[in-house]
A computed fold for a 332-nucleotide RNA, annotated as Bacterial RNase P class A.
Its Rfam family is "Bacterial RNase P class A". The family's RNA type in Rfam is ribozyme.
The coordinates come from a structure-prediction model, not an experiment, and the mean pLDDT is 76.
The sequence was found by an Rfam model in a public genome assembly.
RNA sequence: AAGGUGGGACGAUCUGCCGCGCCGUCAUUCCGGGCUUGACCCGGAAUCCCGGUGAGGAAAGUCCGCACAGGGCAGGGCGCCUGGCUGUGGAAAGCACAGAAGGGAGCAAUCUUUUCCGUCCGUAACAGAGAACGACCGCCCGAAAGGGCAAGGGUGAAAACGCGGGGUAAGAGCCCACGACGCCGUGCGGCGACGUACGGCGGGUACGGCGGCAGGCCUGCAAGACCAAAUAUACCGGCAGAUGAGGGCGGCCCGUCCGAUGCCGGGGGGUAGGUUGCGAAGAUAAAUGGCAGAUUCAAAAACAGAAAGCGGCUUACGGCCCCGCCUUUAAC
Numbered sequence: 001a002a003g004g005u006g007g008g009a010c011g012a013u014c015u016g017c018c019g020c021g022c023c024g025u026c027a028u029u030c031c032g033g034g035c036u037u038g039a040c041c042c043g044g045a046a047u048c049c050c051g052g053u054g055a056g057g058a059a060a061g062u063c064c065g066c067a068c069a070g071g072g073c074a075g076g077g078c079g080c081c082u083g084g085c086u087g088u089g090g091a092a093a094g095c096a097c098a099g100a101a102g103g104g105a106g107c108a109a110u111c112u113u114u115u116c117c118g119u120c121c122g123u124a125a126c127a128g129a130g131a132a133c134g135a136c137c138g139c140c141c142g143a144a145a146g147g148g149c150a151a152g153g154g155u156g157a158a159a160a161c162g163c164g165g166g167g168u169a170a171g172a173g174c175c176c177a178c179g180a181c182g183c184c185g186u187g188c189g190g191c192g193a194c195g196u197a198c199g200g201c202g203g204g205u206a207c208g209g210c211g212g213c214a215g216g217c218c219u220g221c222a223a224g225a226c227c228a229a230a231u232a233u234a235c236c237g238g239c240a241g242a243u244g245a246g247g248g249c250g251g252c253c254c255g256u257c258c259g260a261u262g263c264c265g266g267g268g269g270g271u272a273g274g275u276u277g278c279g280a281a282g283a284u285a286a287a288u289g290g291c292a293g294a295u296u297c298a299a300a301a302a303c304a305g306a307a308a309g310c311g312g313c314u315u316a317c318g319g320c321c322c323c324g325c326c327u328u329u330a331a332c
Stems, first nucleotide, its partner, number of pairs: 001328008010319001012295007020054005027047008035038001056303001060314002063312004068220004080216004085099005100115006116212003120209005136153002138149004161179002164176003181202009224276004233268001235266006246258004
């Protein structure tokens, strides 16, 4: 220098003009209410000026966890779902960080994937004798019948520890040494998973199920709480009413027809609506913006717009900056 790899920071700033939402002070106007009728008080709305404040690193997907709320609930069990090595942090998490062991990719830096326990159960297509209760060829014994043998061949995705020696009729962890693997014990190192050394024991491969262990009720802010018209009205009280209440016949009277309720007050639940939940953005069909100039490598360009809150994860993203490491090449 080029290429690669891991991690981190940023996601514009300043000035001017214009515009929008919310909050606050003052003023003006309007609306409602009160009684002490006033240049009064209380509440609300609109508008001008001024002041404050106003999207993201992911606000996104709504995947995980929580808080909060309602429902349900004596307690327990079944069922269902989820989790899975160790340590630390954390309210918790399909969370983070640091590590352990096995497998895979890469020359490497590094990336990726898996992980508990079990005297239990099942399955392993095709091929093959046999897929864990293995004799097809083969080898050995035998006259044959028959028996022994997992060494060699063959089949298969996978074949009964590897190799050497002993042994044998032929063979075989049958025995022995070494090695690999698993379990147990001891020493050392580590908080631990585990590593390592020595000793002992062992010989069935893969996948799944079941059981054990740990955790988990259901529904989500349109949750929920409070206030509360109009209309109808459970219930309660008062008054009127067959000596005709009340209703129809266009408003009133008469008349006529119908004929048992009608009126007033109280009252609870519920609807519209309002407040709250709800935050120094905030909800309401929903504001958070636009233009010009300057700065910087840059034309600020990518992904993208809060909707109840918090912690995570995942996904999307133009450009720029910082730090570590690896490979190749060149020079010193």